[in-house]
This record gives sequence, C1' cells and structure tokens, in this order.
RNA sequence: AAAGUAUAAGGCCAAACCUGCUGUGAAGCAGGGACGGAAAGCCAACGGGUCUUGCGGGAAGAUCGCCGGGUUGCUGAG
Repeated sequence: AAAGUAUAAGGCCAAACCUGCUGUGAAGCAGGGACGGAAAGCCAACGGGUCUUGCGGGAAGAUCGCCGGGUUGCUGAG
C1' cells in the first nucleotide's frame, strides 16, 4: 500500500407486542419496545414471490425486515 477477516469501541436501524392517528384493506406514520440486522440505507418506474382492494373485462395498490438485481455506504488489529 492492498485486502476487508476476527475483535473492540463509537454511532445507526428496529421484528413481535402495546397505545394513538390515517386507510375499505394489505399496510403506513408517531410514541413505547427489542427479535434481530453490515446495508434491516435507497430503488416497487428492475424481475419474481407474498398480501390487499376491486371488476363484466381491463386494473389499482402494500411489502426492499421474502428472494434475486441495481445503486450509495461505517469501523477494522494481526
């Protein structure tokens, strides 16, 4: 110098559940709460899956903490 493995430290996010609000709903937001997470940051106008609403048919939505993909990105000894 490269690499990004172990550990430590400092931060970060926040499942279930509870309360309130919004929505027909899946869910979302706020507060509490921590099961976990190195992308549990972002992209649903990237693909698939799952879920919801609705229809004569066409459809419209939710989820990136379901998987893959794209993109940005923290510390790091020997």

This is a predicted structure of a 78-nucleotide RNA (c-di-GMP-I riboswitch aptamer) from Desulfobacula sp. Its Rfam family is "c-di-GMP-I riboswitch aptamer". From the family's description: GEMM was predicted in a large-scale screen for bacterial structured RNA regulatory elements. Gene Ontology term of the family: cyclic-di-GMP binding. It was read from a public genome assembly, where an Rfam model found it. The source organism's lineage runs through Bacteria, Pseudomonadati, Thermodesulfobacteriota, Desulfobacteraceae and Desulfobacula.